[in-house]
A computed fold for a 72-nucleotide RNA from an Elusimicrobiota bacterium, annotated as transfer RNA.
RNA sequence: GCCGACGUAGCUCAGCGGUAGAGCAACCGCCUUGUAAGCGGUAGGUCGCCGGUUCGAUCCCGGCCGUCGGCU
Numbered sequence: 001g002c003c004g005a006c007g008u009a010g011c012u013c014a015g016c017g018g019u020a021g022a023g024c025a026a027c028c029g030c031c032u033u034g035u036a037a038g039c040g041g042u043a044g045g046u047c048g049c050c051g052g053u054u055c056g057a058u059c060c061c062g063g064c065c066g067u068c069g070g071c072u
Base pairs, nucleotide, nucleotide: 001071002070003069004068005067006066007065010024011023012022013021018055026042027041028040029039030038048064049063050062051061052060
């Protein structure tokens, strides 16, 4: 230099056009003599950034940034 994959909650990931979810972690409560486990609930996300398409974009298109891999 070229090619590809990925970037979504604190962490690991789903969601592939119609108001963004799960598990774990955090917090509150129940249970327990107490802790862990278990059960119920709450909060937490400008969906990497900037444009474009569209009535509507996390999703499609372009450019950039970052991580990983491959080729030379």

Its mean pLDDT, the model's own confidence on a scale to 100, is 84. Rfam family: tRNA. By type it is a transfer RNA. NCBI's taxonomy places the organism under Bacteria, Pseudomonadati, Elusimicrobiota.